[in-house]
Molecule: Fluoride riboswitch aptamer (crcB RNA motif)
Organism: Sporolactobacillus vineae DSM 21990 = SL153
RNA sequence: CAUUUCACAGGCGAUGACGUUCGCCGUGAACUACUGCUUCGAUACAGUUGAUAACGUCUGCCCUGAG
Numbered sequence: 001c002a003u004u005u006c007a008c009a010g011g012c013g014a015u016g017a018c019g020u021u022c023g024c025c026g027u028g029a030a031c032u033a034c035u036g037c038u039u040c041g042a043u044a045c046a047g048u049u050g051a052u053a054a055c056g057u058c059u060g061c062c063c064u065g066a067g
Base pairs, nucleotide, nucleotide: 010025011024012023013022016058017057018056019055020054021053033048034047035046036045
């Protein structure tokens, strides 16, 4: 100096925040939903769902009804 392994800080799990658990990455990383269409392929075009990875809360947004 280079490579590998383990552990930690830290980050991530399609739209905000908190707690617990799980998974991934650990820095040129992990992650970045679905449908149709165009296309060599799409991050382009049109539309749809969801504030969670799971559970429990808070907030925001949309629709409906009543006063």